[in-house]
RNA sequence: GGAGGCUUAGCUCAGCUGGUUAGAGCGCAUGCUUCACACGCAUGAGGUCGAUGGUUCGAGCCCAUUAGUCUCCA
Numbered sequence: 001g002g003a004g005g006c007u008u009a010g011c012u013c014a015g016c017u018g019g020u021u022a023g024a025g026c027g028c029a030u031g032c033u034u035c036a037c038a039c040g041c042a043u044g045a046g047g048u049c050g051a052u053g054g055u056u057c058g059a060g061c062c063c064a065u066u067a068g069u070c071u072c073c074a
Stems, first nucleotide, its partner, number of pairs: 001073007010026004019057001028044005050066005
């Protein structure tokens, strides 16, 4: 220098063919339970989907640019 993958909650990851509310597990908070802790149960908080722009009635999903990271080729 060229090609490709990944980026979504604190962490690990789903998210179909673009469609009406963005989810799971773990973690965290509160309550119940206990003499107390742990386990268990219930409830809840937490996200401008890496960034910017575009297409569209509508974008996590499509397109362009860009950042980070990983792999391959030279």